[in-house]
RNA sequence: AAACUUCUUCAGGGCAGGGUGAGGAUUAAACCAAUUCCCGACCGGCGGUAAAGGGCAGAAGCCCUGAGCCCGCGAGCCCUCCGGGGUAGAUCCGGUGAGAAGCCGGAGCCGACGGUAAAGUCCGGAAGAAAGAAGAAGUAA
Repeated sequence: AAACUUCUUCAGGGCAGGGUGAGGAUUAAACCAAUUCCCGACCGGCGGUAAAGGGCAGAAGCCCUGAGCCCGCGAGCCCUCCGGGGUAGAUCCGGUGAGAAGCCGGAGCCGACGGUAAAGUCCGGAAGAAAGAAGAAGUAA
C1' cells in the first nucleotide's frame, strides 16, 4: 500500500414569460383563479467506461475534468415468512476516424408515490433513507 472491522462528516437540481379558465365571487358585472392544461422555459444523484480538454514528464507514461437517455447502482414503487424477492425511464441522424455508446454538429426523448385543476420542476412522507465520497482509529499478516 491493499484487505477487513468500527466510527465521523458530507452526499439533488429545476417553470422566466405568455395563453386558456375547471371553479370561486357578485343581484348582475368588475374581479379572483393551474409552477398541474396549452405555447414556451428550466433541471440532470452515485460508480464504471473514455478517440475530447487541461496539467506533469526527456520519453515510456502518469494525474485531473469529462455520458440524464452505454453498463451497473441508489432512492421510489409492488410483494414479504422482515431474511429478502420483484420492478425500475429515455437516442437517433450526419461528420471525423482503423474504430464512435462517450468526440464535433444537428434534431429528439425521459423523469416514483400521495395531495391538488391532470405535476420531472409546487406541497407531503423527508430535520427520512441512500448509491457513494472524504477522513479517523483499530486488527492480523
FMN riboswitch aptamer (RFN element) from Candidatus Sordicultor fermentans, 141 nucleotides, folded computationally. The coordinates come from a structure-prediction model, not an experiment, and the mean pLDDT is 82.